[in-house]
RNA sequence: GGGGCCAUAGCUCAAUUGGGAGAGCGCCGCCUUUGCAAGGCGGAGGUUACGAGUUCGAGCCUCGUUGGCUCCA
Repeated sequence: GGGGCCAUAGCUCAAUUGGGAGAGCGCCGCCUUUGCAAGGCGGAGGUUACGAGUUCGAGCCUCGUUGGCUCCA
């Protein structure tokens, strides 16, 4: 220098063919217990890496940038 893959909640990750942004763990509250743990119920938490484009509509498609992993030189 070139190719491929990845970037979504605090962490690990889903999201089908472009249309309601979610799960588990963690955090907070309540119930249960003499108390703790476990369990049950509820809640908070999001610039979908960044910038632009296409579209009625983008996490998803296109271009560029940044970062990570990997292969080639």
Transfer RNA from Humisphaera sp., 73 nucleotides, folded computationally. Its Rfam family is "tRNA". It is annotated as a transfer RNA. From the family's description: Transfer RNA (tRNA) molecules are approximately 80 nucleotides in length. RNAcentral records the identical sequence in 2 taxa. NCBI's taxonomy places the organism under Bacteria, Pseudomonadati, Planctomycetota, Phycisphaerae, Humisphaera.